[in-house]
RNA sequence: GGGGAUGUAGCUCAGCUGGGAGAGCAAUACGUUCGCAACGUAUAGGUCGUGGGUUCGAAUCCCAUCAUCUCCA
Numbered sequence: 001g002g003g004g005a006u007g008u009a010g011c012u013c014a015g016c017u018g019g020g021a022g023a024g025c026a027a028u029a030c031g032u033u034c035g036c037a038a039c040g041u042a043u044a045g046g047u048c049g050u051g052g053g054u055u056c057g058a059a060u061c062c063c064a065u066c067a068u069c070u071c072c073a
Base pairs, nucleotide, nucleotide: 001072002071003070004069005068006067007066010025011024012023013022019056027043028042029041030040031039049065050064051063052062053061
């Protein structure tokens, strides 16, 4: 320098053919207990890496770009 993969909540990840942003764990509160753990209920937590484009509508399609991993040279 060229090719490919990945990027979504604090962590690990899902999100199908463009229309509801979600799960588990973690956190907080409450219940249960003498207390802790475990369990149950509820709550909070997001510029979907970044910028642009297409579209009535984009995490999803297109372009560029950044980071990490990987292959080739």

The RNA shown here (transfer RNA) has 73 nucleotides and comes from a Coriobacteriales bacterium. It matches the Rfam family "tRNA". By type it is a transfer RNA. Its family is annotated with triplet codon-amino acid adaptor activity in the Gene Ontology.